Model confidence (mean pLDDT): 75 of 100. Lysine riboswitch aptamer from Mobilibacterium timonense, 168 nucleotides, folded computationally. Of the family's consensus pairs, 98% are formed in the model.

RNA sequence: UGAUAGAGGUCGCGGUGAGCAAGAGUACGCAGACGAGAGAGGGCAAGGGAGCCCGAUCUGCGGAAAGGGCGGACCGCCGAAGGAGCCGGCUUCCCGACGCCGGUGCCUGGGACGUCACAGAACAUGUGACGGACUGUCGCUGCAGAUGAUGCAUGCGGAGCGCUGUCU
Numbered sequence: 001u002g003a004u005a006g007a008g009g010u011c012g013c014g015g016u017g018a019g020c021a022a023g024a025g026u027a028c029g030c031a032g033a034c035g036a037g038a039g040a041g042g043g044c045a046a047g048g049g050a051g052c053c054c055g056a057u058c059u060g061c062g063g064a065a066a067g068g069g070c071g072g073a074c075c076g077c078c079g080a081a082g083g084a085g086c087c088g089g090c091u092u093c094c095c096g097a098c099g100c101c102g103g104u105g106c107c108u109g110g111g112a113c114g115u116c117a118c119a120g121a122a123c124a125u126g127u128g129a130c131g132g133a134c135u136g137u138c139g140c141u142g143c144a145g146a147u148g149a150u151g152c153a154u155g156c157g158g159a160g161c162g163c164u165g166u167c168u
């Protein structure tokens, strides 16, 4: 240098379908009452345009879904994976992203917790930044040990382009 096999864990990472809560007794459908006004607003795949449908209140009978989650199971794994940016493509009539797909370099060792910001219907949850600890790993320093192996530390430092084993 290359090849190959591995390790990290109080929820290690991602995916999948079923279940459950929330979304929501909401949207919407039907019937009735009131009403005859302005077309507010709602639906039609974020949002906008055009078009179509409905028409703002009350009652009754029915009554979702999506995006976002949850504990557990299974599957694939240990740059697992995630993030913001940029580029390209797609989005049923047109435009189109804060949606989806692909590419690209960059950032992040890992999970938890706290604060803030953003997303979100949400006090769920997620993502990011920051913070002090914890943890795996390597280096340094000190101590023990035999100047080795190895172990330890309210210690210092690094980053996964890292670390360990084997072969070359």
Base pairs, nucleotide, nucleotide: 002167003166004165005164006163009078012077013076014075015074016073019070020069028062029061030060031059032058033057041054042053043052044051047095048094049093081108082107083106085104086103087102088101089100090099109135110134113131114130115129116128117127118126119125137158138157139156140155141153142152143151144150